[in-house]
């Protein structure tokens, strides 16, 4: 001095994470006002019912919200994300039953090292943008095996409950 064990703290990874701000595009010539028509049938998230109301066609005025943003600030490295359950609000209006689909969740259960690409499938108004499955190259880590004086390079595998420093801490030589 080394090799492990538990803690505790500092860090790295890089099209990296989250938050907030955001001119714009989309949304949409839609919704909604107002004028004139029509008010049969039909539909209005699927399926089975009970009642009635309401839109729907021109013309004219004409948004907003979710989703998306170039950048830029703040936090920071299980950052953080997502998934199934369950619950609750919606999905023209009022009342049942099953479905599905959005959207939320100081409840539960499980998954993912990281971002990128591509398939189908899902949800979105969308070509945008998210989300799963799979598949494919990267990429940073360890551990194993090779090379190679050496920096390192190549191959196989695992998974952040991981890597690495620095203290402590016990063991073992």
């Nucleotide at each position: 001095a080394g090799u492990c064990u538990u803690g505790a703290u500092a860090g790295a990874g890089g099209c990296g994470c989250g938050g907030c701000c955001g001119a714009c595009a989309a949304g949409a010539g839609u919704a909604g006002c107002c004028c004139c028509g029509g008010c049969a049938a039909a539909c209005g998230a699927c399926g089975g019912g009970a009642a009635a109301u309401c839109g729907u066609g021109g013309g004219g005025c004409g948004a907003a919200a979710g989703g998306g943003g170039a950048g830029g600030c703040c936090g920071c490295c299980g950052a953080g994300g997502g998934g199934g359950g369950a619950u609750g609000c919606g999905g023209a209006u009022u009342c049942c039953c099953g479905u599905c689909c959005g959207c939320a969740u100081g409840c539960u259960c499980g998954c993912c090292g990281g971002g990128c690409c591509g398939u189908c499938g899902g949800g979105g108004a969308a070509u945008a943008c998210c989300c799963g499955c799979c598949g494919g190259a990267c990429u940073g880590u360890c551990g194993c095996g090779g090379c190679g004086c050496g920096a390192g390079c190549c191959g196989c595998g695992g998974a952040g409950a991981g890597c690495u420093g620095u203290c402590a801490u016990g063991a073992c030589c």
Source information:
Lysine riboswitch aptamer, 173 nucleotides, folded computationally. The sequence was found by an Rfam model in a public genome assembly. The prediction has a mean pLDDT of 81.